Molecule: TPP riboswitch aptamer (THI element)
Organism: Ferrimonas kyonanensis DSM 18153
This record gives sequence, C1' cells and structure tokens, in this order.
RNA sequence: GCGACUGCCUCGGGGUGUAUCACGACAGAUACUGAGAUUCCAACUGGAGAACCCGCGAACCUGAUCCGGAUAAUACCGGCGUAGGAAAGGUCUAACCUUUGAUA
Repeated sequence: GCGACUGCCUCGGGGUGUAUCACGACAGAUACUGAGAUUCCAACUGGAGAACCCGCGAACCUGAUCCGGAUAAUACCGGCGUAGGAAAGGUCUAACCUUUGAUA
C1' cells in the first nucleotide's frame, strides 16, 4: 500500500400458510411444517410495525390453479434449478506486495 473471513455500525430486501374441533353473536382453542405462520389500520389492492431470515458464497419471488410422492390438509418433501429475476456501504485485522534500516 492493497485488504479477506468473522465481528461491529448504519441502511436495505423478504415471507407470514394448512387443517381439525368449537362457533355462526363474542372469532377462539388445538395440531402440522419451519428460522419465522404475529399485532394493527384499511378505501380489500394492500399498507405500517414487532420478531425471524437474508444482502451477490443470495433470504425470497416468477414459472405455478405446474409435475411426482406423502398427508387430515398445505407454497409438507422433491423435481423444475448449473433456469430467469432479486436488496449494500463503512470500519478493524490476518495473509500478500513495495520501500528503508540493521544483522547474517
């Protein structure tokens, strides 16, 4: 001088389902998978917040009212998928490179 991994700071992106019982007034309880299935406001198309995950080593979306296999059912598992799209900077440092000095 360049500068990883990790950490920290700030900023940003994303998803939030399925059923059973009860009830059909009060909108509840339970179960499944998962990191996460939540609270509120709506003019019903969505929006805001919390938690969680992710930020190019990619969370998630599209294809998809898809295909196969399970299940009580599901965006449950897999295929599709080396597919297409998709959100970042700073800071500290190791290694490495260069120069100078000393020693051998």